Notes
Predicted 3D model of a 101-nucleotide RNA (SAM riboswitch aptamer (S box leader)) from uncultured Aeromicrobium sp. The source organism's lineage runs through Bacteria, Actinomycetes, Propionibacteriales, Nocardioidaceae and Aeromicrobium.
RNA sequence: UCAUCAAGAGGGGUAGAGGGAAACGGCCCUACGACACCCCAGCAACCAGUCCAACAGGACCAGGUGCUCAAUCCGUCCCGGCGCUUGACCGGGAAAGAUGA
Numbered sequence: 001u002c003a004u005c006a007a008g009a010g011g012g013g014u015a016g017a018g019g020g021a022a023a024c025g026g027c028c029c030u031a032c033g034a035c036a037c038c039c040c041a042g043c044a045a046c047c048a049g050u051c052c053a054a055c056a057g058g059a060c061c062a063g064g065u066g067c068u069c070a071a072u073c074c075g076u077c078c079c080g081g082c083g084c085u086u087g088a089c090c091g092g093g094a095a096a097g098a099u100g101a
Base pairs, nucleotide, nucleotide: 001101002100003099004098005097010040011039012038013037014036018029019028020027023076024075025074026073041068042067043066046064047063049060050059051058052057072096077093078092079091080090081089
């Protein structure tokens, strides 16, 4: 810089207090042991590989990554809808973040 992010996929062991990126608010998980780490299993198919194809693209595979509560858990900033206004709600975008190349 570009692409994707409402799909999908859990058991065991260690350990013992907070965790869900950061601030605030909400909500959720957590001594019936969360989060983290290790092992095994699984999911997906970005890249690599093979094949088809003029291209676009498609199929297979699973070597390199990644992932396996909740939409990236939701909101925060901007625009639009609704509305007298605010709030709430709905839609779109931005920002930030994650993963890959």